Small-subunit ribosomal RNA, 5' domain from an uncultured Parcubacteria group bacterium, 490 nucleotides, folded computationally. The full RNA is in RNAcentral, with records from ENA and SILVA. Its mean pLDDT, the model's own confidence on a scale to 100, is 82. It matches the Rfam family "Bacterial small subunit ribosomal RNA".

Context: one part of a larger RNA
RNA sequence: GAAUUCGCCCUUGGGCGGUGUGUACAAGGCAUGCAAGUCGAAUGGGUUUAGACCCAUGGCAAACGGGUGCGUAACACAUUGGUAACCUACCUCGAAGACGGGGAUAAUCCGGCGAAAGCUGGGAUAAUACCCGAUGAGAAUGGGGGGACAUAUGUCAUUCCCAUUUAAAGAUUUAUCCCUUCGAGAUGGGCCUAUGGCUCAUCAGCUAGUUGGCGGAGUAAAAGCCCACCAAGGCUAAGACGAGUAGCGGGCGCGAGAGCGUGACCCGCCUCACUGGAACUGAGACACUGUCCAGACUCCUACGGGAGGCUGCAGUCAAGAAUCUUCCCCAAUGGCCGAAAGGCUGAGGGAGCGACGCCGCGUGUAUGAUGAAGCUCUUCGGAGUGUAAAAUACUUUUCUCUGGGACGAAUUUUGACUUUACCAGAGGAAUAAGGAGCCGCUAACCUCGUGCCAGCAGCCGCGGUAAUACGAGGGCUCCAAGCGUUAUCC
Numbered sequence: 001g002a003a004u005u006c007g008c009c010c011u012u013g014g015g016c017g018g019u020g021u022g023u024a025c026a027a028g029g030c031a032u033g034c035a036a037g038u039c040g041a042a043u044g045g046g047u048u049u050a051g052a053c054c055c056a057u058g059g060c061a062a063a064c065g066g067g068u069g070c071g072u073a074a075c076a077c078a079u080u081g082g083u084a085a086c087c088u089a090c091c092u093c094g095a096a097g098a099c100g101g102g103g104a105u106a107a108u109c110c111g112g113c114g115a116a117a118g119c120u121g122g123g124a125u126a127a128u129a130c131c132c133g134a135u136g137a138g139a140a141u142g143g144g145g146g147g148a149c150a151u152a153u154g155u156c157a158u159u160c161c162c163a164u165u166u167a168a169a170g171a172u173u174u175a176u177c178c179c180u181u182c183g184a185g186a187u188g189g190g191c192c193u194a195u196g197g198c199u200c201a202u203c204a205g206c207u208a209g210u211u212g213g214c215g216g217a218g219u220a221a222a223a224g225c226c227c228a229c230c231a232a233g234g235c236u237a238a239g240a241c242g243a244g245u246a247g248c249g250g251g252c253g254c255g256a257g258a259g260c261g262u263g264a265c266c267c268g269c270c271u272c273a274c275u276g277g278a279a280c281u282g283a284g285a286c287a288c289u290g291u292c293c294a295g296a297c298u299c300c301u302a303c304g305g306g307a308g309g310c311u312g313c314a315g316u317c318a319a320g321a322a323u324c325u326u327c328c329c330c331a332a333u334g335g336c337c338g339a340a341a342g343g344c345u346g347a348g349g350g351a352g353c354g355a356c357g358c359c360g361c362g363u364g365u366a367u368g369a370u371g372a373a374g375c376u377c378u379u380c381g382g383a384g385u386g387u388a389a390a391a392u393a394c395u396u397u398u399c400u401c402u403g404g405g406a407c408g409a410a411u412u413u414u415g416a417c418u419u420u421a422c423c424a425g426a427g428g429a430a431u432a433a434g435g436a437g438c439c440g441c442u443a444a445c446c447u448c449g450u451g452c453c454a455g456c457a458g459c460c461g462c463g464g465u466a467a468u469a470c471g472a473g474g475g476c477u478c479c480a481a482g483c484g485u486u487a488u489c490c
Stems, first nucleotide, its partner, number of pairs: 009484001011482001015361006021354002023319001028317003032314003037060003042057006067272001069270001077196003081192003086189002091185007099133004109122005138166008147156003170177002198244003205235003210232004215227002247269004251262004274295005297308004325351001327350003333347001334345004364394004374385004399427006408417001434479005440459002445474005455462002
């Protein structure tokens, strides 16, 4: 010098629109509200009875969606393969079924304890809740025979035989939905392999479940994953081990490229949920707004005992140079539940705030003097500001007012946005310009003040009495609703 941004400061009070974006610090603490429910077409009960609502059992969902980057140098991520070592609710297709019986329990009722949170005794009852029996196309386990493919156990096929074990539930508006078992698919995941991507050798040796085997435990599943026994191995200068730093990628910035830097927004994966640990339920969690234990902190208490977790959306305190509304709506897109109507949804759609970025538009147009005034300079003649202003004529982007008025809605209904976008009419130049620089680099120069002072400065350097470099005025240059500066990267 050019450029970038999740920016920051200063200046100007600073016209509009579109679009994007907004705690980089304290993974510090949090008041308040909301953020995950739904189903009466599974079931019992209560209150009202004109609707309907509530409690409880039960089912599905709550493992998604949303947030964060603490940890992690690792199969965490990316790419490539493997799984003959595996799982997969809901969904789709195919095959076969749903027979008979039983005992409980909650809410409710009657009591008791407690300040509360809550706990507890007795009695009654239902189910798609629970249990028992039957059946077995099939499946699982075990044993045996032949075949094919592999070769390390092995695997496969509508293979064949035998034994053992194992299912089900109803609802209804009679259309159907739901249930059980198996096979296949789809989707989503688990595990394994190779390769790749930080710094330090002022880290050189590291390792006993360590490396391998045998047998077991365990898992959906291979495996020292875990255990007993046996052997003594395994890694390392192609950097083990240790220390520091760090989420990874698609991408993003700069650059002609090579490459260097980076990982905000959006997408994929991983990770965490006050700190640490643990399991339960479940197809799926070792579970952000579930449970239990311990700890720190905060709150309530009748001092006996209890309650809580914004790294969800808003908001608050603190920290800081610095980062927004305790807004509207489920109309759309999606998610969960439901046969549906529908319910819920701070996901999402919108609006608000911030010149934070980018893009676009405007702040008037034309005519107008050998050229007003003012100001500056002056060789005192004049020159500059300067067609600039005034004045005259015109226009209405924008602005204000009035009226009309969509798309987004999916053949009916349904719009938060919406006093929308957009269109028409009326009014009137009306509502709208600043910042930095002017010695060289570098576009742009004079006068005055100051006198190595006050000050400037990115580098070279200016200033000690004529300073184009300091301060002011005039003029000029460059950008422009921005302009400069700081920081960072190239």